[in-house]
c-di-GMP-I riboswitch aptamer from Sulfobacillus benefaciens, 94 nucleotides, folded computationally. The coordinates come from a structure-prediction model, not an experiment, and the mean pLDDT is 82. Rfam family: c-di-GMP-I riboswitch aptamer. Rfam links the family to the GO term cyclic-di-GMP binding. Rfam's curators write: GEMM was predicted in a large-scale screen for bacterial structured RNA regulatory elements.

RNA sequence: ACAAUAAAAAAGCAAACCUGUGCGAAAGGCAGGGACGCAAAGCCACGGGCCUACAGUUAAUUUUUCACGUAACUAUGGCAGCCGGGUUGCCGGA
Repeated sequence: ACAAUAAAAAAGCAAACCUGUGCGAAAGGCAGGGACGCAAAGCCACGGGCCUACAGUUAAUUUUUCACGUAACUAUGGCAGCCGGGUUGCCGGA
C1' cells in the first nucleotide's frame, strides 16, 4: 500500500407508522416527528428484479354510430433499505 472485517470509540443514516405537501395521473418524492434496523441503509438506474399506467395500443360489452366506463399489454415514470455492478468513505485486532 492492497485485501479483509471482530470488539470498542467518535460520528452517520433512518424502516413501519403519523402529520403536511400550488411535486406527481399513480408508484413515489420532499419536509417534520419517529426508530425497525444498517459497515456503506453515502452516491450512481449499468444488468437483473419489483412497483405504478397519465398517455398509447388491443379486447370485450353496449349501440345506428361515437363517447364514457371495464379488462389486458406497454416505461418514456419510479424503487439504491431487493440483488449484482461502479465509485467515494470512519475505526483498526486475528